[in-house]
Context: one part of a larger RNA
RNA sequence: UGACGGGGGCCCGCACAAGCGGUGGAGCAUGUGGUUUAAUUCGAUGCAACGCGAAGAACCUUACCUACUCUUGACAUCCAGAGAAUUCGCUAGAGAUAGCUUAGUGCCUUCGGGAGCUCUGAGACAGGUGCUGCAUGGCUGUCGUCAGCUCGUGUUGUGAAAUGUUGGGUUAAGUCCCGCAACGAGCGCUACCCUUAUCCUUGUUUGCCAGCACGUAAUGGUGGGAACUCCAGGGAGACUGCCGGUGAUAAACCGGAGGAAGGUGGGGACGACGUCAAGUCAUCAUGGCCCUUACGAGUAGGGCUACACACGUGCUACAAUGGCGCAUACAGAGGGCUGCAAGCUAGCGAUAGUGAGCGAAUCCCAAAAAGUGCGUCGUAGUCCGGAUUGGAGUCUGCAACUCGACUCCAUGAAGUCGGAAUCGCUAGUAAUCGUAGAUCAGAAUGCUACGGUGAAUACGUUCCCGGGCCUUGUACA
Numbered sequence: 001u002g003a004c005g006g007g008g009g010c011c012c013g014c015a016c017a018a019g020c021g022g023u024g025g026a027g028c029a030u031g032u033g034g035u036u037u038a039a040u041u042c043g044a045u046g047c048a049a050c051g052c053g054a055a056g057a058a059c060c061u062u063a064c065c066u067a068c069u070c071u072u073g074a075c076a077u078c079c080a081g082a083g084a085a086u087u088c089g090c091u092a093g094a095g096a097u098a099g100c101u102u103a104g105u106g107c108c109u110u111c112g113g114g115a116g117c118u119c120u121g122a123g124a125c126a127g128g129u130g131c132u133g134c135a136u137g138g139c140u141g142u143c144g145u146c147a148g149c150u151c152g153u154g155u156u157g158u159g160a161a162a163u164g165u166u167g168g169g170u171u172a173a174g175u176c177c178c179g180c181a182a183c184g185a186g187c188g189c190u191a192c193c194c195u196u197a198u199c200c201u202u203g204u205u206u207g208c209c210a211g212c213a214c215g216u217a218a219u220g221g222u223g224g225g226a227a228c229u230c231c232a233g234g235g236a237g238a239c240u241g242c243c244g245g246u247g248a249u250a251a252a253c254c255g256g257a258g259g260a261a262g263g264u265g266g267g268g269a270c271g272a273c274g275u276c277a278a279g280u281c282a283u284c285a286u287g288g289c290c291c292u293u294a295c296g297a298g299u300a301g302g303g304c305u306a307c308a309c310a311c312g313u314g315c316u317a318c319a320a321u322g323g324c325g326c327a328u329a330c331a332g333a334g335g336g337c338u339g340c341a342a343g344c345u346a347g348c349g350a351u352a353g354u355g356a357g358c359g360a361a362u363c364c365c366a367a368a369a370a371g372u373g374c375g376u377c378g379u380a381g382u383c384c385g386g387a388u389u390g391g392a393g394u395c396u397g398c399a400a401c402u403c404g405a406c407u408c409c410a411u412g413a414a415g416u417c418g419g420a421a422u423c424g425c426u427a428g429u430a431a432u433c434g435u436a437g438a439u440c441a442g443a444a445u446g447c448u449a450c451g452g453u454g455a456a457u458a459c460g461u462u463c464c465c466g467g468g469c470c471u472u473g474u475a476c477a
Base pairs, nucleotide, nucleotide: 001477002476003474004473005472007471008470009469010468011467012466013465015461016460019425020424021423022422023421026316027315028314029313030312031311032310033309034307035306042053043052064302065301066300067299068298069297070296073125077124078123079121080120081119082118083117086103089100090099091098092097107114108113127291128290130289131288132287136285137284138280139279140278141276143274148187149186150185151184152183153182154163155162156161167178168177169176193268194267195266196265198236199235200234201233202232203231208225209224212223213222214221239262242256243255244254245253246252318418322377323376324375325374326373327372328371334365335364336363339358340357343354344353345352346351384415389410390409391408392407393406394405395404431453432452433451434450435449436448437447
């Protein structure tokens, strides 16, 4: 100087407390461990692995296993020889592939040949999701959006070092003020950026419809309008600016006015010096090592989907603040041509047939759902719950057996609110309700985004956890 202390002081955080809802019990979905297996590919492992890489494993993907095959190779550059490239079909085979066969003679040309593609041959080489993340780059997590981490000069000390950065206040903040052997500066904080909340202005179509007309069963449907909404360009606005109080006359804090908004208005992007030899050699790149008729490459089938069990994360429930039936209201944000598909017809339905419109502020997906009104059920393993299983189908796709989603009929399991323990959340939040998208042929209870309805509680900082500053002790470095 640090680190540590079941030392002390000060301070903060959904850290506790106060509340609301969960997990832990049930069924299922999904990931992991374990076990099994020919293989169940690999990685991730306290917080910071476990709905994680994977924004989507039937084949492909695919890296794994089995079998059948290839060896200058599936891919790149170079050399020699041959052939245009390409293409119809037959046979064997699971296919890769092998054999036979049909058509085809192109482009440029200085007529030597050349370009492109294919085949054969030789070797230089290719190839490796093989190992090492403890050889690395790059990227990422984490402490932590915590308020810290340092430097130059000066000064102090023999020196390691100190000072500045400590102290008194204050702040979300090493934020600011005052003091001070320090004076300045840098990386962080803040601000600058995006979005949201109010207003003004400009523009007016595909959006809008107040006023004036026309028309309809009805609809901005039509003429028209430029007010309003929306859209998207430009501006205004919030700065402790104003008032009162407290304070040291400071910084600042408390209250108030005005205001759409008040003290960082809400949200996002943004992550200092460093820590964990943290994660990734399987995104990619790369040193070294290893394989080279195989640890490379192709094909078919299987596996990644197994199942005594254990754990994590979720979904659905156990019901009456509810289930069911009929009627009826109100969003936002997205996507659409290998596409979204209205309407009509068929079907109980999944869907099928036909097909208007739309490369979309125009058309479509599209029904928002919880809500509201009326009816029914009456506390029951039920008109709760929907697992499981049988049958019949639809769709995607060469192909749904291993192993897809959905529909209809039947079946109707566990479950009556969950032990010890444990998680999230402070406001348009929690809870609850639907909607859309990426990936994608098909395949979400996951993920990401969107809006609707919309709470309770915070006395306080003694205690648990994590962190910051000062100080003290130390047989630690």

This is a predicted structure of a 477-nucleotide part of an RNA (small-subunit ribosomal RNA, 3' major domain) from Aliivibrio fischeri.
NCBI's taxonomy places the organism under Bacteria, Pseudomonadota, Gammaproteobacteria, Vibrionales, Aliivibrio.
It matches the Rfam family "Bacterial small subunit ribosomal RNA".